[in-house]
Molecule: RNase P RNA; transfer RNA
Organism: Cryomorphaceae bacterium
RNA sequence: AGUGCAAACCGCUUCAUCGCUCUCCUCCCAACAUUGUUGGCGGGGAGGGAGGAAAGUCCGGGCAGCACAGAGCGCCUCACCCCGUGAAAACGGGGGUGCCGGUGAGGCAACGAUCCGGUAACAGAAAGUGCCACAGAAACGAUACCGUCCCGAAAUGCUUCGGGAUAAGGGUGAAAACGCGAGGUAAGAGCUCACGUCGCGGUGGGGUAACCUGCCGGGAGGGUAAACCUUGAGGGCUGUAAGACCAUGUAAACCCGGGAUUGAGGGCUGCUCGUCCGAUCCGGGAGGGUAGGUCGCUUAGAUAAAUGAUGAAGGUCUUCUUCGGGAGAUACAGAACCCGGCUUACAGGUUUGCUAUCUGA
RNA sequence: GGGGCGUUAGCUCAGUUGGUAGAGCAUCUGACUUUUAAUCAGGUGGUCGCGCGUUCGAGCCGCGCACGCCCCACCA
Numbered sequence: 001a002g003u004g005c006a007a008a009c010c011g012c013u014u015c016a017u018c019g020c021u022c023u024c025c026u027c028c029c030a031a032c033a034u035u036g037u038u039g040g041c042g043g044g045g046a047g048g049g050a051g052g053a054a055a056g057u058c059c060g061g062g063c064a065g066c067a068c069a070g071a072g073c074g075c076c077u078c079a080c081c082c083c084g085u086g087a088a089a090a091c092g093g094g095g096g097u098g099c100c101g102g103u104g105a106g107g108c109a110a111c112g113a114u115c116c117g118g119u120a121a122c123a124g125a126a127a128g129u130g131c132c133a134c135a136g137a138a139a140c141g142a143u144a145c146c147g148u149c150c151c152g153a154a155a156u157g158c159u160u161c162g163g164g165a166u167a168a169g170g171g172u173g174a175a176a177a178c179g180c181g182a183g184g185u186a187a188g189a190g191c192u193c194a195c196g197u198c199g200c201g202g203u204g205g206g207g208u209a210a211c212c213u214g215c216c217g218g219g220a221g222g223g224u225a226a227a228c229c230u231u232g233a234g235g236g237c238u239g240u241a242a243g244a245c246c247a248u249g250u251a252a253a254c255c256c257g258g259g260a261u262u263g264a265g266g267g268c269u270g271c272u273c274g275u276c277c278g279a280u281c282c283g284g285g286a287g288g289g290u291a292g293g294u295c296g297c298u299u300a301g302a303u304a305a306a307u308g309a310u311g312a313a314g315g316u317c318u319u320c321u322u323c324g325g326g327a328g329a330u331a332c333a334g335a336a337c338c339c340g341g342c343u344u345a346c347a348g349g350u351u352u353g354c355u356a357u358c359u360g361a
Numbered sequence: 362g363g364g365g366c367g368u369u370a371g372c373u374c375a376g377u378u379g380g381u382a383g384a385g386c387a388u389c390u391g392a393c394u395u396u397u398a399a400u401c402a403g404g405u406g407g408u409c410g411c412g413c414g415u416u417c418g419a420g421c422c423g424c425g426c427a428c429g430c431c432c433c434a435c436c437a
Base pairs, nucleotide, nucleotide: 001357004354005353006352007351008350009349010348012314013313014312015311016310017309018308020049021048022047023046024045025044026043027042028040029039030038031037032036051332055343056342058341059340060339061338062337063239064238065237066236070273071272072271073270075235076234077233078232079231080095081094082093083092084091085090096122097120098119099118100117101116102115106111123230124229128228129227130224131223132222145170146169147166148165149164150163151162152161153160154159178196179195181193182192183191197220198219200217201216202215203214204213205212206211243295244294245293246292254285255284256283257282258281265277266276267275288436289435290434315330316329317328318327319326320325362433363432364431365430366429367428368427371386372385373384374383380417388404389403390402391401392400410426411425412424413423414422
């Protein structure tokens, strides 16, 4: 110089003219009323007017209502450790363990110490249950194909038949009953033993902890928990169409079923209980009426409706070039109660870290 | 604004303890018929909406997107 990756940030700028929407002030007009209130396809002035995601609505909260919010089951969410930020969700930093890649001390070799980088929805498969197609003898209480060994019979040469033992070897498979050595045996097998692996109990050392590392004891042996499940922690439900107030208007006609204190039904929860309310009542069908206003709601803010258009200059990118310049493009997208995160979309640019490669000293 | 569901052949739909994706209609070929229709026999046709993951293995399980459909006002 610069390729690629990751993270953070920015994400067109300025001016002029003409508009849109909201708030406030003022003038005019109208009504009511008595110097104010309401209204206007009215005039003028001042000020505010989209985003990093406003999106998806995936989490958490504020706020509101349900009984100030009860019990059990169910359901849902989270899941190595420490520290920090935070209301919580979540995020950041550091560490541990497993896996992958590089390095390669050592070693005849197989293998592999150490260091570096990446990555993990990273509790439990020794609580139990289920499943593991095809192939294979067998997919976890092992129905023996080849092979190995024993016994019996036939044959008398190297086989055959029958019964039994065996999971060490072959082969199958994504995965094969722990690896290796010795003992043992008819042949074999964790069958037994030493070393190695793993988790449990006790105990010593290091570390805040996860965890690492010794010793003793009695054990275990496939995978799958984004299968059921178990352990630990947490979550009451519904959402601004919550909810509060006002206005308008009508017939709660008619039909069916249930109930009236021995309790129908309701109190916004999937079930049960508990508790409270509870009768010209409740549920279903079928109708009737209103589909309006204010608050909630925000110095952007609603009627799901505004936040723009044109011109000039500039920036950036692409392309053509007679090197003077010309032409074209300028992403994703757009608030609807408000915040904090997550996820997804995004032209182009800036900074930082690591890095393939090239050039110079 | 808030919630619920769906996407499998050209069309309408099945698909359960995760193990080679099916049915009806349509389409093509053959038979029957003088011919067509009907009928009979056989065949073709699939990115299971898309991407990433879990698993030996995904239509099915988990996560993230895309598209489509449905429901929710108030009064007595």